[in-house]
RNA sequence: GACAUUGUGGCGCAAUGGUAGCGCAUUUGACUCCAGAUCAAAAGAUUGCGUGUUCAAAUCACGCCAGGGUCA
Repeated sequence: GACAUUGUGGCGCAAUGGUAGCGCAUUUGACUCCAGAUCAAAAGAUUGCGUGUUCAAAUCACGCCAGGGUCA
């Protein structure tokens, strides 16, 4: 330098154009002498950044940034 790939709550992953869910973790409550386990509830994301397409974008197009990979 070229190519394809990944980027979404604290962490690991979903959502293949219709307003972002799950598990773990966290907080609160119940239970318990206390804790754990269990049960119930809550908080936590403007989806790496920007522009565009669209009635509507995590998703499509272009540019940029970052990670690991293949080739030179």
Notes:
RNAcentral holds the sequence, with entries from Rfam. Transfer RNA from Clarias magur, 72 nucleotides, folded computationally. It matches the Rfam family "tRNA". Rfam links the family to the GO term triplet codon-amino acid adaptor activity. NCBI's taxonomy places the organism under Eukaryota, Vertebrata, Euteleostomi, Actinopteri, Clarias. Its mean pLDDT, the model's own confidence on a scale to 100, is 83.